[in-house]
RNA sequence: UUCUUAUCUAGAGAAACUGAGGGACUGGCCCAAUGAAGUUUCAGCAACCAGUGUGUUUCAUUCGCAUGCAUGGUGCUAAGUCCAGCAGGUUUUCCUGAAAGAUAAGGC
Numbered sequence: 001u002u003c004u005u006a007u008c009u010a011g012a013g014a015a016a017c018u019g020a021g022g023g024a025c026u027g028g029c030c031c032a033a034u035g036a037a038g039u040u041u042c043a044g045c046a047a048c049c050a051g052u053g054u055g056u057u058u059c060a061u062u063c064g065c066a067u068g069c070a071u072g073g074u075g076c077u078a079a080g081u082c083c084a085g086c087a088g089g090u091u092u093u094c095c096u097g098a099a100a101g102a103u104a105a106g107g108c
Stems, first nucleotide, its partner, number of pairs: 002107007013042005021031003025085004043077003048073003051069006081100001086097004
């Protein structure tokens, strides 16, 4: 870089340095000198992977399934992935699915 699978209406921020942008893209709509983005430190959320406890099955173990913990690897800590984009239904507002994107695990 690319492919596959799963998830995406829940949850969780302070400080220091610095100083104008940011929310993937486009259009909206928002956030931002009462400090954006970035870097660092500390804290937290979550439970994808590893680890580990218990239950279940078994003669027994592994595997599987269910349910915990939060030690490690990631991730995340404004707004539903902020909303829409394409298609179908419904009609002036909603619904469903897809695409795109993000994250994790695995493969090339």
A computed fold for a 108-nucleotide RNA from Clostridium acidisoli DSM 12555, annotated as SAM riboswitch aptamer (S box leader). Taxonomically the source falls in Clostridium acidisoli (Bacteria, Bacillati, Clostridia, Clostridium). Of the family's consensus pairs, 97% are formed in the model. The sequence is in RNAcentral, with records from Rfam and Ribocentre.